The RNA shown here (transfer RNA) has 72 nucleotides and comes from a marine sediment metagenome. The coordinates come from a structure-prediction model, not an experiment, and the mean pLDDT is 81. Its Rfam family is "tRNA". From the family's description: Transfer RNA (tRNA) molecules are approximately 80 nucleotides in length. By type it is a transfer RNA.

[in-house]
RNA sequence: GGGCCUGUAGCUCAAUGGUAGAGCGUCUGGCUGUUAACCAGAAGGUCGGAGGUUCGAUCCCUCCCAGGCCCG
Numbered sequence: 001g002g003g004c005c006u007g008u009a010g011c012u013c014a015a016u017g018g019u020a021g022a023g024c025g026u027c028u029g030g031c032u033g034u035u036a037a038c039c040a041g042a043a044g045g046u047c048g049g050a051g052g053u054u055c056g057a058u059c060c061c062u063c064c065c066a067g068g069c070c071c072g
Stems, first nucleotide, its partner, number of pairs: 001071007010024004018055001026042005048064005
């Protein structure tokens, strides 16, 4: 320098055009002699950045950024 893949909640990952979810974790309450476990609820995300297409973009297109793999 070239090609491919990945980037979404604190962590691991879904959702693949129609107002973003799960598990774990955190917090609150219940239960318990206490803790853990269990049960109920809550908070938490400009979907890596900027443009474009579209009535509408996490999703499609372009460029850039970060990480990984391969080639030279």